[in-house]
């Protein structure tokens, strides 16, 4: 230089012939259990703003098809392979 493949909440990591983002797992938080804690066990948990119930925003940047994109298409950055 030239192909190929990864990129999703704090973390690993689902979801694809385009149709509710975040299943599940660690992890945090409040609780239960204990003399106390440690395992366990219940419920909650992407961000932001806020009037606390609503509004935005969010699958690596930026664009694009489409009613509608984690997915389809271009460009680009990051990592990982291969070949020169």
């Nucleotide at each position: 230089g030239c192909c190929g493949g990864u990129g999703u909440g704090g973390c690993g990591g689902a979801a694809u012939u385009g149709g509710c983002a975040g299943a599940c797992g660690c992890g945090u938080g409040c609780g239960a259990u204990u003399c106390a804690a440690a395992a366990u066990c219940g419920c909650a948990u992407g961000g932001a703003c806020u009037u606390u119930a609503g509004u935005c925003c969010u699958u690596g940047u930026g664009g694009g098809u489409u009613c509608g994109a984690c997915u389809c298409c271009c460009a680009c950055c990051a990592c990982c392979g291969g070949c020169a």
Predicted 3D model of an 84-nucleotide RNA (transfer RNA) from a Parcubacteria group bacterium. The prediction has a mean pLDDT of 80. The sequence was found in a public genome assembly. Rfam family: tRNA. It is annotated as a transfer RNA.